[in-house]
Molecule: small-subunit ribosomal RNA
Organism: uncultured bacterium
RNA sequence: AGGGUUUGAUCCUGGCUCAGAACGAACGCUGGCGGCAUGCCUCAUACAUGCAAGUCGAACGAAGUCUUCGGACUUAGUGGCGCACGGGUGAGUAACAUGUGGGAAUCUACCUAAAGGUUCGGAAUAACUGCGGGAAACUGUAGCUAAUACCGGAUGUGUCUGCAAAGAGAAAGAUUUAUCGCCUUUAGAUGAGCCCGCACUAGAUUAGCUAGUUGGUGAGGUAACUGCUCCACCAAGGCUACGAUCUAUAGCUGAUUUGAGAGGAUGAUCAGCCACACUGGGACUGAGACACGGCCCAGACUCCUACGGGAGGCAGCAGUAAGGAAUCUUGCACAAUGGGGGAAACCCUGAUGCAGCGAUGCCGCGUGAGUGAAGAAGGCCCUUGGGUUGUAAAACUCUUUCGUCGGGGAAGAAAAUGACUGUACCCGAAUAAGAAGGUCCGGCUAACUUCGUGCCAGCAGCCGCGGUAAUACGGGAGUGGCAAGCGUUAUCCGGAAUUAUUGGGCGUAAAGCGUCCGCAGGCGGCUUUUCAAGUCUGCUGUUAAAGCGUGGAGCUUAACUCCAUCAUGGCAGUGGAAACUGAAAGGCUUGAGUAUGGUAGGGGCAGAGGGAAUUCCCGGUGUAGCGGUGAAAUGCGUAGAUAUCGGGAAGAACACCAGUGGCGAAGGCGCUCUGCUGGGCCAUUACUGACGCUCAUGGACGAAAGCCAGGGGAGCGAAAGGGAUUAGAUACCCCUGUAGUCCUGGCCGUAAACGAUGAACACUAGGUGUCGGGGGAAUCGACCCCUUCGGUGUCGUAGCUAACGCGUUAAGUGUUCCGCCUGGGGAGUACGCACGCAAGUGUGAAACUCAAAGGAAUUGACGGGGGCCCGCACAAGCGGUGGAGUAUGUGGUUUAAUUCGAUGCAACGCGAAGAACCUUACCAGGGUUUGACAUCCUGCGAACCUCUUAGAAAUUUGAGGGUGCCUUCGGGAAUGCAGUGACAGGUGGUGCAUGGCUGUCGUCAGCUCGUGUCGUGAGAUGUUGGGUUAAGUCCCGCAACGAGCGCAACCCCUGUCCUAUGUUGCCAGCAAGUAAUGUUGGGGACUCAUAGGAGACUGCCGGUGAUAAACCGGAGGAAGGUGGGGACGACGUCAAGUCAUCAUGCCCCUUAUGUCCAGGGCUGCACGCAUGCUACAAUGGCAAGUACAACGAGUCGCAAUACCGCGAGGUGGAGCAAAUCUCUUAAAGCUUGUCUCAGUUCGGAUAGGAGUCUGCAACUCGACUCCUUGAAGUUGGAGUCGCUAGUAAUCGCAAAUCAGCAAAGUUGCGGUGAAUACGUUCUCGGGGUUUGUACACACCGCCCGUCAAGUCACGGAAGUCGGCAAUACCCGAAGCCAGUGGUCCAACCCUUUUGGGAGGAAGCUGUCGAAGGUAGGGUCGGUAACUGGGACUAAGUCGUAACAAGGUAGCCGUA
Repeated sequence: AGGGUUUGAUCCUGGCUCAGAACGAACGCUGGCGGCAUGCCUCAUACAUGCAAGUCGAACGAAGUCUUCGGACUUAGUGGCGCACGGGUGAGUAACAUGUGGGAAUCUACCUAAAGGUUCGGAAUAACUGCGGGAAACUGUAGCUAAUACCGGAUGUGUCUGCAAAGAGAAAGAUUUAUCGCCUUUAGAUGAGCCCGCACUAGAUUAGCUAGUUGGUGAGGUAACUGCUCCACCAAGGCUACGAUCUAUAGCUGAUUUGAGAGGAUGAUCAGCCACACUGGGACUGAGACACGGCCCAGACUCCUACGGGAGGCAGCAGUAAGGAAUCUUGCACAAUGGGGGAAACCCUGAUGCAGCGAUGCCGCGUGAGUGAAGAAGGCCCUUGGGUUGUAAAACUCUUUCGUCGGGGAAGAAAAUGACUGUACCCGAAUAAGAAGGUCCGGCUAACUUCGUGCCAGCAGCCGCGGUAAUACGGGAGUGGCAAGCGUUAUCCGGAAUUAUUGGGCGUAAAGCGUCCGCAGGCGGCUUUUCAAGUCUGCUGUUAAAGCGUGGAGCUUAACUCCAUCAUGGCAGUGGAAACUGAAAGGCUUGAGUAUGGUAGGGGCAGAGGGAAUUCCCGGUGUAGCGGUGAAAUGCGUAGAUAUCGGGAAGAACACCAGUGGCGAAGGCGCUCUGCUGGGCCAUUACUGACGCUCAUGGACGAAAGCCAGGGGAGCGAAAGGGAUUAGAUACCCCUGUAGUCCUGGCCGUAAACGAUGAACACUAGGUGUCGGGGGAAUCGACCCCUUCGGUGUCGUAGCUAACGCGUUAAGUGUUCCGCCUGGGGAGUACGCACGCAAGUGUGAAACUCAAAGGAAUUGACGGGGGCCCGCACAAGCGGUGGAGUAUGUGGUUUAAUUCGAUGCAACGCGAAGAACCUUACCAGGGUUUGACAUCCUGCGAACCUCUUAGAAAUUUGAGGGUGCCUUCGGGAAUGCAGUGACAGGUGGUGCAUGGCUGUCGUCAGCUCGUGUCGUGAGAUGUUGGGUUAAGUCCCGCAACGAGCGCAACCCCUGUCCUAUGUUGCCAGCAAGUAAUGUUGGGGACUCAUAGGAGACUGCCGGUGAUAAACCGGAGGAAGGUGGGGACGACGUCAAGUCAUCAUGCCCCUUAUGUCCAGGGCUGCACGCAUGCUACAAUGGCAAGUACAACGAGUCGCAAUACCGCGAGGUGGAGCAAAUCUCUUAAAGCUUGUCUCAGUUCGGAUAGGAGUCUGCAACUCGACUCCUUGAAGUUGGAGUCGCUAGUAAUCGCAAAUCAGCAAAGUUGCGGUGAAUACGUUCUCGGGGUUUGUACACACCGCCCGUCAAGUCACGGAAGUCGGCAAUACCCGAAGCCAGUGGUCCAACCCUUUUGGGAGGAAGCUGUCGAAGGUAGGGUCGGUAACUGGGACUAAGUCGUAACAAGGUAGCCGUA
């Protein structure tokens, strides 16, 4: 410090996610030691048991025990002090609770200091004793008694009340000879109470709250100020948008954690404060409490009970139950540090000190170290060579930390006293001995292989893995990184500049309010003086300790602990400065405004007027149609339409001018005139003197649609009706047509209300239009020219921007203010509230769900987008196919099997250039198992040949013949049989694991690279443009310059000529011969053959063109612009085809999925399709005669002459391994004759019979021949195919395969030999370019909505259940206060006394008052028949709304 993830790729926006640190943690696996910390986060749930606050006999009486009789000790009770500390918890509390800094009207036991005093009396009471009540807890009554308990008087320095006078007001003794106490007062210290400034969570879908409320006077009350107190009276205030009130949540802080910081989150342990103590209320005592281990009352709960009544409160320490993912011992000690009491000894202390349990955390240590290669064995992998585990182990040498055993043994303790503890630490001994696991290994992210599995099982933080070769699942082996831990989960911060103060944005990604006015608020021109609030600065106080930081020190180190010290910052006080902001006072004119003079304008409102058009009405002319559409129909019309002429009526809108022209804040505004009225601009000087800018809340305006009331209604026209279209058509098209559109008045308040761009001001190059005004110059004048102010466009520099683009009218550079945004969906939805007549508008969530959604640009692909070009693509022609019969292939079906593959073009006379057996892979049956075939090993036998048994054959039985070659004599080679195991074998699977080969786009003209340049980048440029070509062919231009693969050419055949050669070819001339023939001698002229050359290059001429490339025409030439044909197929596409040509990975079979055999099948047949053949006839059939080829093939062959057969063919065999012989008569053609338009002398299927040939064998299932038979068919619907010249059409010939042949196929060969092309509108395919795109698996794309199914969360809902806070009333406990006090009462007073008085108390009454009750509301939540939409879910239904002009451009608002 960043990374992954949206795309084919790119840049950006933007979310999700990861790497880090932390933790009071939990869970999984594992676990050696020690130190230091830490441990109910959940039910403030309920608690058994024990302990946690007592002490003082030197305050007091009494009882008891002991006694050395001196006394000592124990204790219930009275009394004093303490129990308000310490310890726990965080429920409540949004508050002067807390933090911080101040303040004045207070109290403070014990402690310290100071001053003074401590005198005289009195009356009771507990304990105790007696008598009682009660189950108990406890308690009544009578009597006795003490005090440092209680009461009165005196004194009173000082104190208090009071203006003063005057008044009020204290004590306690004990023990002993010195102290401790006690009382009054003052001061301090400590602690506490009160008040104030500031800080202090969220929600406005909580906007108004308040009646003791705010203030005053008096009274009461408090330690003290105060509305503290509805106690009385008076006034009507107080708080609130700087957020009152209400609701929800929450103890606050020092700090902890994270972060570079600013911030964020947290508030366990430790420390400060607060609050609470079963729930609620209350007071008493006291210095202090409204009191955790006190009291009273009410309530809930638990326990005891004799049913009458009582007892209790672990949020103290342990511990139990429950809850929960989860949190410890019913330990030791007061030795230390503290606390309470005491004069002290001492007692008490679950505070505390320690120990125990838990890897809960942090820190430290160990589980050994060195040497050690035959790189052992074993494991795993393997290309079988090896590699890896791995110096790892073993082995040798060494050490002993920790642990174990033995011995010694502190400090903590100041005299004594040690729980911890025989602890820390030290010494010795033995033995490598007792001590390693978790997780990860596709990318992010360090670390890879094998087996298993086969979209299953599973993994997953995100992207994503898994459908038979998974580095992603599970196991093994290996590796990486941590380590007594390792992983996972939860949470917080970080990364996240993803709430942006530091430090973001708003044209198109989310985001500028529709526009303006404007209060509060924020901000604000130049200048002078003063003040000092902000600001800056010095000093002072404070910001507890701990913590953090820095520097040291102590535990062996560290964690830990101790010591010292510090900064920033906050608050307060005080001194100073005066630039800026602010405040006050004064001045100025440039901002703003006013005035004056002009000026443009569809600015607004109202009134008046006008013509064109439309429709309707009346009349005339006129006749059969009109209208409408892609085509039609509905509709109108013989009752006279449409058309046309004249007249009239009505309503709405205002052609041309008209213009990126004008005006207005926006919405918006357009015939003419008039009236009223708002604003702008220009010029000119005068005036005011900052009066300004922006604007939350608020107000006004605000298209269309819509609503209410009343008018109006020509045209248009939601709804509705009809006609078409269509699979449907609730649409698009047509005919009608109601609301509405128009006017008046009132609502609504929204639009893609858009420049998708808030307002204001300033600054920052220009060019060029246009509108309004002014100035200059010029002119007779208008123009023109220069310049200036204001508006409105366009291009563009710098700059900005993700890019597109913006660019003085900013999206540039700055300032001020307002509004708004924070992933997509859910959703502008729900609920609540406000507004509205309604429609609805404004405000505006969450659950849940996804890993994207999105912007701009790029390359492709696509478009029922555009433009250019090409192709037998169409058109123009010729001939077919589709109909018939038949052949072949295929689908389907059948079958035991009908083997397999090929399936749009680019499968279907295809693999197959030839299925009777074989082939053959299929089926049923019969055999066989190292095998039909290969290599190796062992044994026996030469090999081999003949005959024979059973059998369908494979196979098998038996018999006979034969003994070879080499030799170092052991044996070997070849071959056969038997055996053993390695292995063979597979036309079994996967063409989606592959190689090779092939098809296709397409013989289309394209596909790329290097360097440079442009762009952030994907990419672009080059390759685009202007011409031209068959061509990215060539030329020119150009930020490109070059190059490669393709094109073309080079190669082959063919077309002309020349040269050479001349057999098996040829024969002109010469000669010979024959019935005839190059037959013979000869010849090389010709044809031909075989070689080698020439020739064609737009080379020449003319024209066009840019003077280019090239094109057009011509000459010459056998051939002319690629002469014709072939081979040759760029980068790539289709997971195209082929595992059955071959090869091959993996998987599968191994007495079978191998192999052998005979038989059957691949030929089966209702039918569909494809490709052919033959025809339907006279351009023909038949008959007779007759002419002319080329390519090829031939010894397991082609076969002549001859003879036989009607013929297929047979007999026989010359010649030929071929320019020699044979196949081999080519056919169409030509000549003549016949047939005469008919199912025929066309056509030949089918069928019967008889044969030939091949072959082991023609039944399933061959071809051919002869005789007879003589079917359909009379030119073929929609549609569709081929072909542009030696082509189509037509005619035959040959060959491969092959015993034969289903060949009518295929591949070649020659013969005869056309027609047509205007042209590129359309169909199909292709190339280039441009445009749009929501496509990129690329339109066979993408994608929307209803319905149906499942799951999930949410809303509404008759109701129903509950919580919370409040209101009104009722009841009213305890208790304080007030009143009363007939009853009762020791202290003081009076009195001789019964008694009286003062005073007090019970009781009673009253105010207040908790809980409870009643009532109606509020608010929140649970649940609910039913209901609503939403989200998600490989292959459901219906359509096709959007993306291309998406086939009706789309979208926004409204009905």